[in-house]
Context: one part of a larger RNA
RNA sequence: GGAUGAACGCUGGCGGCAUGCCUAAGACAUGCAAGUCGAACGAAGUAGCCUAAUGAAGACCGAGUGCUUGCACAAAGUCAGAUUUAGAUUUCUACUUAGUGGCAGACGGGUGAGUAACACGUGGGUAACCUACCUCAGAGACUGGGAUAACAGUUAGAAAUGAUUGCUAAUACCGGAUGAUUCAUAGUUAGAUAACUAAUUAUGCUAAAAGGAGCUUUCGCUUCACUUUGAGAUGGGCUUGCGUUGUAUUAGUUAGUUGGUGGGGUAAUGGCCUACCAAGACAACGAUGCAUAUCCGAGCUGAGAGGCUGAUCGGACACACUGGGACUGAGACACGGCCCAGACUCCUACGGGAGACAGCAGUUAGGAAUAUUCGUCAAUGGGGGAAACCCUGAACGAGCAAUGCCGCGUGAGUGAUUAAGGUCUUAUAGAUUGUAAAACUCUGUUGUAAAGAAAGAAACCUUGAGAUAGGAACUGAUCUCAAGCUGACGGUACUUUACCAGAAAGCCCCGGCUAACUACGUGCCAGCAGCCGCGGUAAUACGUAGGGGGCGAGCGUUAUCC
Numbered sequence: 001g002g003a004u005g006a007a008c009g010c011u012g013g014c015g016g017c018a019u020g021c022c023u024a025a026g027a028c029a030u031g032c033a034a035g036u037c038g039a040a041c042g043a044a045g046u047a048g049c050c051u052a053a054u055g056a057a058g059a060c061c062g063a064g065u066g067c068u069u070g071c072a073c074a075a076a077g078u079c080a081g082a083u084u085u086a087g088a089u090u091u092c093u094a095c096u097u098a099g100u101g102g103c104a105g106a107c108g109g110g111u112g113a114g115u116a117a118c119a120c121g122u123g124g125g126u127a128a129c130c131u132a133c134c135u136c137a138g139a140g141a142c143u144g145g146g147a148u149a150a151c152a153g154u155u156a157g158a159a160a161u162g163a164u165u166g167c168u169a170a171u172a173c174c175g176g177a178u179g180a181u182u183c184a185u186a187g188u189u190a191g192a193u194a195a196c197u198a199a200u201u202a203u204g205c206u207a208a209a210a211g212g213a214g215c216u217u218u219c220g221c222u223u224c225a226c227u228u229u230g231a232g233a234u235g236g237g238c239u240u241g242c243g244u245u246g247u248a249u250u251a252g253u254u255a256g257u258u259g260g261u262g263g264g265g266u267a268a269u270g271g272c273c274u275a276c277c278a279a280g281a282c283a284a285c286g287a288u289g290c291a292u293a294u295c296c297g298a299g300c301u302g303a304g305a306g307g308c309u310g311a312u313c314g315g316a317c318a319c320a321c322u323g324g325g326a327c328u329g330a331g332a333c334a335c336g337g338c339c340c341a342g343a344c345u346c347c348u349a350c351g352g353g354a355g356a357c358a359g360c361a362g363u364u365a366g367g368a369a370u371a372u373u374c375g376u377c378a379a380u381g382g383g384g385g386a387a388a389c390c391c392u393g394a395a396c397g398a399g400c401a402a403u404g405c406c407g408c409g410u411g412a413g414u415g416a417u418u419a420a421g422g423u424c425u426u427a428u429a430g431a432u433u434g435u436a437a438a439a440c441u442c443u444g445u446u447g448u449a450a451a452g453a454a455a456g457a458a459a460c461c462u463u464g465a466g467a468u469a470g471g472a473a474c475u476g477a478u479c480u481c482a483a484g485c486u487g488a489c490g491g492u493a494c495u496u497u498a499c500c501a502g503a504a505a506g507c508c509c510c511g512g513c514u515a516a517c518u519a520c521g522u523g524c525c526a527g528c529a530g531c532c533g534c535g536g537u538a539a540u541a542c543g544u545a546g547g548g549g550g551c552g553a554g555c556g557u558u559a560u561c562c
Stems, first nucleotide, its partner, number of pairs: 001562004006558005013408006019401002021366001026364003030361003035103003040100002043097006050087004058079003064073004110319003119244008129236002134232007142176004151166006183204009211224005245291003252282003257279008294316004298309004321342005344355004372398001374397003380394001381392004411442004421433005446503001447499006456489001461484008506551005511532003517546005527534002
């Protein structure tokens, strides 16, 4: 000099863009952060439709009445059917929902405790592997069955939560059939060579929801789901070369340890596990131990080489109160799932239960120190759904903070009697503050007030029209066009008009390094100080004032890195 997720002191006008618990991976009140599908299923409820009664407004007609003789008021009658009450729920329509069922809760979001390791980075291998949803291609979807939740009854318990009897459905569950280029075993041929690959033969094993919706001339068609095979895409698992902190005042370490055979286990290799056999394996090219630490793209600095760092953003890993375990599933050994143990907090009728902010806000503690218990799904993205749509503290926005970077402003021009005042001096006088002020002329960025006013929105979807391929036809599929619908931010940005120099400057320094000097006070005192050093009576070094220098909405100090 540069830099910072900074803090502290003094000061503080505005905007844009960023950033914001580095400490206690301490503890957490409250709310929200993962749901969705009724076009899988039975059921319950509400409303409509339906029946009976009721009979308002209004309409037609108009006996009559008032008189201003064409205007008001109007009984009875005929239609009309709102509203209300009761019933039927037999069918149908719309909506809501607890439960069964499906998909998603393995993503997204947080944190960096652990980890010196195939954890990460980079380059390979997998002839040792898996991959839901998605895409393409082929084949198929036949026939039966028994339950169970919900619900109703009984019952235990303070609660959490159950127990039992009875009824019922499915795209829930379970048989049978069919079946392959799937798989297994045994062969053949071709190609490889450690185990294999391709074709083919034989034997054996293994599927499914005749489901949902729409249309129909009731034959069927379309679409979404379902089963199976092959391929792709995407995402992963495993393995390996090289690289990745300090310490030898850590020198020996190891018994599933190192290797083999058989078996088990896994999607898959493997001491991953197990029985037996052998006695190996690692190490001064630093094993083992101890300490420290997530790693990288990158960031800071530097001419570079290098050194330091690993906040925000992106990739990977690990973790979810502490420790252990599995279940489900394509995928987890699962932050807002389950079980066990532990510590802690809470409820309790003392028998027993509930909980987990390292999600977003927020509280408390710790600390020098770090924000709102905000708005919206409008956009982007994600989950579910045929769709409408629902959910989304992801995200987009707003709020707070000079925390940083960048931009703008606090006025501009003219103006000498060089005013007054202050300070200094060689003191009737001069120097300096200083064109500075005053005064005159101007501008209106910001500001204040008023008016107008965005882009971010195009899709999905609805309606209408058309095209393409096939079909007996209708729906439907795909595509195109037109119109309609949707904005949290926000009446924000921006634009225009009016008004006033009005509302907006500080901080540090002035001995040398280092730009900038005098006076007074103090008298080795009080004090200063980054280093050298200043202060003991003329201090440019302490304190104050005037003047000056530097930077400027900041300026200094402290801490850390180069």
Notes
This is a predicted structure of a 562-nucleotide part of an RNA (small-subunit ribosomal RNA, 5' domain) from an uncultured bacterium. Its mean pLDDT, the model's own confidence on a scale to 100, is 80.